Predicted 3D model of a 71-nucleotide RNA (transfer RNA) from a Minisyncoccota bacterium. Its Rfam family is "tRNA". It is annotated as a transfer RNA. From the family's description: Transfer RNA (tRNA) molecules are approximately 80 nucleotides in length. The sequence was found in a public genome assembly.
RNA sequence: GGGCCUAUGGUAUAGUGGUAGCACGCUACAUUCGCAUUGUAGAGACGGCAGUUCGAUUCUGCCUAGGUCCA
Numbered sequence: 001g002g003g004c005c006u007a008u009g010g011u012a013u014a015g016u017g018g019u020a021g022c023a024c025g026c027u028a029c030a031u032u033c034g035c036a037u038u039g040u041a042g043a044g045a046c047g048g049c050a051g052u053u054c055g056a057u058u059c060u061g062c063c064u065a066g067g068u069c070c071a
Stems, first nucleotide, its partner, number of pairs: 001070007010024002013021001018054001026042005047063005
């Protein structure tokens, strides 16, 4: 320098053109003498910029970061 893959809450992951789920974690409450456990409720996310589309996390291009292969 070139090819390919990946990027989703704090972490690990699902999802697919019609606004996002689960688990752990966090907060509050209940439970307990207290802690833990358990239950209920809640906050929290689609790497960035453009394009296509009525509508983009999803499709396309570029960039960024990571991984891998070639030189």